[in-house]
Context: one part of a larger RNA
RNA sequence: CGCAAUCAGUGGAUGCCUUGGCAAUAAGAGCCGAUGAAGGACGUUUCAAGCCUGCGAAAGUCGUCGGGUAGGUGGCAAGAACUGUUAAUCCGACGGUGUCCGAAUGGGGUAACCCACUCUAGGUUAUACUAGAGUACUCGCUUUGGCGAGUGGGAACCUGGGGAACUGAAAUAUCUUAGUACCCAGAGGAAAAGAAAUCGAACGAGAGCUCCUUAGUAAGCGACGAGCGAAAAGGGGUGAGUCUAAACCUGAUAUUUAUAUUAGGGGUUGCAGGACUGACAAUAUUUGUUUUACGAAGUAGCAGAACAUUUUGGAAUAAAUGACCAUAGAAAGUGAAAGUCUCGUAUGCAAAACAGAAGUAAAACAAUAGUUAGAUUCCUAAGUAGGUCUGGAGACGGCAAACUCUAGAUUGAAUCUGGGCCGACCACGGUCCAAGACUAAUUACUCUUAUUGACCGAUAGUGAACUAGUACCGUGAGGGAAAGGUGAAAUAGUAGGGUUGGUAGCCCGUUUAAAAGUACCUGAAACUGAUUGCUAACAAGCAGUCAAAGUCUUUAAUUUAUUAAGGAUAAUGGCGUGCCUAUUGAAGAAUGAGCCGGCGAGUUAUUCCAUACAGCAAGAUUAAACUAGUUUCUAGUGAAGUCGAAGGAAAACCGAGUCCUAACAGGGCGUCAAGUUGUGUGGUAUAAACCCGAAACCGAGUGAGCUAACCAUGAGCAGGGUGAAGCUAGAUUAAUUUCUAGUGGAGGCCCGCACCGUUGUCAGUCGCAAAUGGCUCGGAUGACUUGUGGUUAGAGGUAAUAUGCCAAACGAACUCGGAAAUAGCUGGUUCUCCCCGAAACACGUCUAGGCGUGGGCUUAUGUUAAAAAACAGGGGGGUAAAGCACUGAAUGGAUUUAAGGGGUAAAACCUUUACUUCCAAUCAAACUCAGAAUACCCUGUUUUAUUGCAUGGGACUCAGUGUCUGGGGGCUAAGCUCCAGAGGCGAAAGGGAAACAUCCCAGAUCUUCAGGUAAGGUCUCUAAAUAUAUAUUAAGUGGAAAAGGAUGCAUCAUCUCUCAAACACCUAGGAGGUCGGCUUAGAAGCAGCCAUCCUUGAAAGAAAGCGUAACAGCUCACUAGCCGAGAGAUAUGUGACCGAAGAUGUAACGAGGCUAAAAUAUAUUACCGAACCUAAGAAUUUAUGUACUUUGUAUGUAAGUGGUAGGGGAGCGUUCUUGUAACAUUGAAGGCAAAUUGUAAAGUUUGUUGGAGUGACAAGAAGUGAGAAUGCCGGCAUGAGUAACGAGAUGGAAGUGAGAAUCUUCCACACCGAAUACCCGAGGUUUCCAACGCCAUGUUUGUCAGCGUUGGGUUAGGCGACCCUAAGGUGAGGCCAAAAGGCGUAACCGAUGGAUAACCGGUUAAUAUUCCGGUCCUUAUCUGGUUUUGUUUUAAGUUGGGGCGGGACGAAGUUGGAUAAUUCGAGCAGUGUGUUGAAUAUACAUUGUUUAAGCAGUAAGGCAGUUUUGGUAGGCAAAUCCACCAAAAUGUUAACACAAGCUGUAAAUACAAUUCUGAGAGUAAUCGAAGAAGAGUUGGAGUACUUCAGUUUCCGAGAAAAGCGUCGCAACUAGAAAUCAGAUAAUCCGUACCUAAAACCGACACAGGUGGGUAGGUCGAGUAGACUAAGGUGGAC
Repeated sequence: CGCAAUCAGUGGAUGCCUUGGCAAUAAGAGCCGAUGAAGGACGUUUCAAGCCUGCGAAAGUCGUCGGGUAGGUGGCAAGAACUGUUAAUCCGACGGUGUCCGAAUGGGGUAACCCACUCUAGGUUAUACUAGAGUACUCGCUUUGGCGAGUGGGAACCUGGGGAACUGAAAUAUCUUAGUACCCAGAGGAAAAGAAAUCGAACGAGAGCUCCUUAGUAAGCGACGAGCGAAAAGGGGUGAGUCUAAACCUGAUAUUUAUAUUAGGGGUUGCAGGACUGACAAUAUUUGUUUUACGAAGUAGCAGAACAUUUUGGAAUAAAUGACCAUAGAAAGUGAAAGUCUCGUAUGCAAAACAGAAGUAAAACAAUAGUUAGAUUCCUAAGUAGGUCUGGAGACGGCAAACUCUAGAUUGAAUCUGGGCCGACCACGGUCCAAGACUAAUUACUCUUAUUGACCGAUAGUGAACUAGUACCGUGAGGGAAAGGUGAAAUAGUAGGGUUGGUAGCCCGUUUAAAAGUACCUGAAACUGAUUGCUAACAAGCAGUCAAAGUCUUUAAUUUAUUAAGGAUAAUGGCGUGCCUAUUGAAGAAUGAGCCGGCGAGUUAUUCCAUACAGCAAGAUUAAACUAGUUUCUAGUGAAGUCGAAGGAAAACCGAGUCCUAACAGGGCGUCAAGUUGUGUGGUAUAAACCCGAAACCGAGUGAGCUAACCAUGAGCAGGGUGAAGCUAGAUUAAUUUCUAGUGGAGGCCCGCACCGUUGUCAGUCGCAAAUGGCUCGGAUGACUUGUGGUUAGAGGUAAUAUGCCAAACGAACUCGGAAAUAGCUGGUUCUCCCCGAAACACGUCUAGGCGUGGGCUUAUGUUAAAAAACAGGGGGGUAAAGCACUGAAUGGAUUUAAGGGGUAAAACCUUUACUUCCAAUCAAACUCAGAAUACCCUGUUUUAUUGCAUGGGACUCAGUGUCUGGGGGCUAAGCUCCAGAGGCGAAAGGGAAACAUCCCAGAUCUUCAGGUAAGGUCUCUAAAUAUAUAUUAAGUGGAAAAGGAUGCAUCAUCUCUCAAACACCUAGGAGGUCGGCUUAGAAGCAGCCAUCCUUGAAAGAAAGCGUAACAGCUCACUAGCCGAGAGAUAUGUGACCGAAGAUGUAACGAGGCUAAAAUAUAUUACCGAACCUAAGAAUUUAUGUACUUUGUAUGUAAGUGGUAGGGGAGCGUUCUUGUAACAUUGAAGGCAAAUUGUAAAGUUUGUUGGAGUGACAAGAAGUGAGAAUGCCGGCAUGAGUAACGAGAUGGAAGUGAGAAUCUUCCACACCGAAUACCCGAGGUUUCCAACGCCAUGUUUGUCAGCGUUGGGUUAGGCGACCCUAAGGUGAGGCCAAAAGGCGUAACCGAUGGAUAACCGGUUAAUAUUCCGGUCCUUAUCUGGUUUUGUUUUAAGUUGGGGCGGGACGAAGUUGGAUAAUUCGAGCAGUGUGUUGAAUAUACAUUGUUUAAGCAGUAAGGCAGUUUUGGUAGGCAAAUCCACCAAAAUGUUAACACAAGCUGUAAAUACAAUUCUGAGAGUAAUCGAAGAAGAGUUGGAGUACUUCAGUUUCCGAGAAAAGCGUCGCAACUAGAAAUCAGAUAAUCCGUACCUAAAACCGACACAGGUGGGUAGGUCGAGUAGACUAAGGUGGAC
């Protein structure tokens, strides 16, 4: 370390519970709003903050009327303090109040804010200020004063205007999805529709709506594909009908004088009606509306029966005993389970007020009505009906397409003798009367109340049981969680004590229980520990299993040290490559899973088919609906409809037949089998359809705070260099010109900071950083950079085009929706057992990894031997082999003939070739004269005992793969590919082959420490022979390999030579013709061609080699001698060497090792050896018997029982329901252990924990079973005490404290210093200051803090906002547009600009241009004084709206003035050091020597106008103004106006270096409120990017409006203006703090980003760089 046990922690499963959800049923209700809604903001309680709820400054409430009765002041949430029988709180009805926003409505606006005006009232001397009312737009009416209505909101339902796509069609375009989603407009409690120009063809019906049915139709539409899909009739629910226009009559008005308008009467339909003319009749009946009265139910409530004791217990509702009530035994609560404890329940009763159904009554008002005749004069809905063209809708896609409705265009009737319709059209017949309007109920949806659930029970049920649409994320649209439980009681939530730094925790203490302590019921697992027992230090691996010693230990028994039964551990040995998925094939180094727990996938509705069961049966069955009751339901009614009982035919039609035919015949389809309804199961179709998963498509919105471009308004760019044009001067030229010098200061000019960018490289790459850092580099007056505000939007924008950018992923953003899109694709798919058991093939396929049909599997029923094997008999065949007769291929010879060549005088002859024939020998997938074995077909017999066939239900399979045999392709290559046959694997375990899907043996139901065998083995590993016999092998051959090379060995295998002398060595010969002929320079055996004879001889080739130029020469064959016995060849068996090269290590027998074998061959015997066979026992299936009383049980016999996809059968368990009988505080469920039962899923029991519910049996219903889906959620591991701790300098002492590297103080040191300093704007929003604190936050620590708790802090007439306008936005009217809406005038809004009145000093812990001190200023009002002016032909003034002026503007360069800051000198005031006896003296060094706005005066400077008068076609009217014209005066020696600055004052009582005093605090060091003294003069230098005033050049030609001035006009009407003094008023909002950052944007206390202002010293050109001042910092291991 491991295993086991025990005890803990962590964690939050399980069980139990339910406050909350979900789904329904019944009844009732159904709009709210200018009398200000819905929805919010902000407030509001006696006491304090917050959230929910209520309410609104009358603010957890006020009044009145009812109810009700002892408590109450809402909840989280306790307490204090109040209040109530003089009736509170509480409940109901009706009223009151009701801030601000919101249609929002006085104007504006960034919702909850800002700014008004008019009138009235209060208030002031008067402005101020306060209160109340009114002030929006559109439309209508109007007596023009006003009055009324509308606006906005609403979950679903409804009507209308627009209107997709994915998808389906296995592609796709018509079609489908679908008139769906979505957008828009509008209405209501419902909406819409609706009283026939209808339907239809009956013996007709009689508005509309809605349900059932017709019917998924023998209707129809449709690439006649996918699909779409009626109606009439029938059965029900409801039930209701009416009013105008016109003709005609009367009145009024108008005028164009015969018409129009208007008011009333009249009139309203189709077997036509009405008007009109005439006649008759009747004064009645009915209906509606409004008002009043009554009126059930409702909105609060009231009464309401009946129990005790004992036992257990913390507690009784339990148990026991004995009672009671019940029109009440529904439910809930109460310390466990309650009819009789509480609340309720059954039943009965009740309303001041509101409201008032059905209905009744009364009154008023309104409406309504006849009959007939005549006549044929009038009326009866016109750009209408209809037609044509192009569209849309109705099931009907343009179709033969009617009819109805409708849009656009174009045409266009009739008038009752009329018109529409009846599915092209025509006729006859029938039916209805358009072109005007209204209309309840039945129907749809939701809310409230009541009730219910074989619905959920905290990962479930709503997203939400809890401060949930919350926290959090996102710019935004939008997205969107987690999180329940102490206990009976918390007025038992741990008082008090001990321990401790501590109020952390622990012990005593409360409680039945704290192992219930606010991290709280139960408290599983992963994971983490502690203790005990055993094991492990020569030992390798799916981690187990089988066997097994030792050690420790339990129980029982007795014999007391043994036995029996166990338990923990496990030395050692045998065997043994996880699971799932996908595959021909996985231990695979192919997929998936870190582990544990919970959740997680064939469901539901309808259709059809089959099957099982049930009911009825020639019939079966109801649907909608209705009725009743004990009301989720049951029963009854309901026959409309459906299926069946009859078929045939295209149909008429006929009918057990019928059709075809003129008819017969024949044939086809029928007749000769019972259905139907329901329930379960299996399958099908349509729906998301077993679950998860796209990339995409479409719709409507949200985004330009990032980025792209543009618009408006602002800002920024140290310093240095170069030196364009122009100009001046000189020279030059006739004049231009040109040159030189100077001046000048141009430039998408140069160098280079800030700023912008990003060339290269390094680092970084889970970073400092989701793009940074270091060094280097590019631009840096420009096509530059940048702030603020705005514009452009996805079918799009923008783009110096890079497919770039449009909020950290852009070849088409994001969000939500259609939507569960679709996925022939991948993955996953959850308990058990039993029976059978495939395929990887054929055909077709835009088909090849998919599908259909067949084949192969299963199951039911039927048939009944139809099946298989062996044998026998009978068949046809054309393969293997064979053959050559055909077809071809092909060799040798012969024959004859022919031809060519040679040859000849010519022949003969020689030679070659071809053909024929013959002989011999051959070859063939596409040759066969002939021809098997097998296979196949038929018949018969026997055997086996299951098979076949048919008809139905259900599948799966269509990737196959190795071996052997026969072949094709290929290379007679492939672990290759394609066929056929066999047999395996697939889907098959066991034995063997070392290991090894496929080879050999053999098919596993289970058990056995039995036996026999197969393949293969028997020396050891390792079970069995060191067996037997005979040989072989010497190579470790055995225990890898070829052609080829080569005297291994063996063989009673064959052949040859051999004493007539072999074979080998040695000796000798190997000759002559002849140098054969030819050829050749030569050719002599040996270049080549031809021939290859003869002789001698023992033998010797016209030569088998070497050799020469050619010869020569040397060998060989052959021969003789010598020698003296075997020699040689072939074949068979078996070996050696070379040929022979690989990667960690022998490594090519499994190893050791083996040699008369443990190798090889032959033969023999024995043994071992498997899940085979047998034996014994058990289970189960099928078939078939027997016994018993049936289901069934028992017992035999026979044959079976490997199994993936798959089919069939039988069960286990979970949750809930019903019924029956039960269990439980003397302890349920759940948890943790152990024992035990069953073939399995599983069950039971015991102990303990737990503390309230639970199981059994018989049925039923399902959210019913997990190990895998890169599954979802949560928890916990591993990596690992590892990486890291985010630019950088700290050290010392003291203090505080339980504790100090980190906090405080001091000292020293270091860093920044165009910043790491200081001040604004944005943004943040309390982070600011103080006290206390340290669980968390802080990358360490912490006594500290931007942290926690508590308290405090932001003071304005002058700062900003408020006023004005720009881009742009909104936009009265207006124009345009399906709707929504778009554009836009006036006007308004809108700063980044314009305008505009305050400075210095002091003060706080924290604010200051705000407070205080001093000194000023602006506007308005009032009082008083002075001056001026006006007062009715209205000249001042106010208000309103105008004219004019002004405000009012570029860039770059350059000039002048002035000052801030800085600096130098002198003086003065200090300080230090030195000198000195000493010093106040002196020397040196060093520090300081300050001051605003306002007011007054003065003024550098540059500028050329200024004033007055007169006139005038201009300035949209007017003008005394402006403009223009004319004249005069004054002015260039600088007027008027402007103007920085300077001087004085303000202002010394301020400030001030420094010095001194010292309330008080402290042990002290020391700190220190307050106070006193205190120089404060002067001259230079020099300079700004500051300020004032000019000026030059250039081209890109450089806002608007208000304040202000002035002049008319209109209205008002008596005062007004200026100045001096005094007084009053100036509302509201912002103001803290951070701000190049720890407080903003970047998820962080993040090396990044972030606009403007100030700008010391030395060196320096410089804002560079270096060092440094003021000031800040040492940045958190």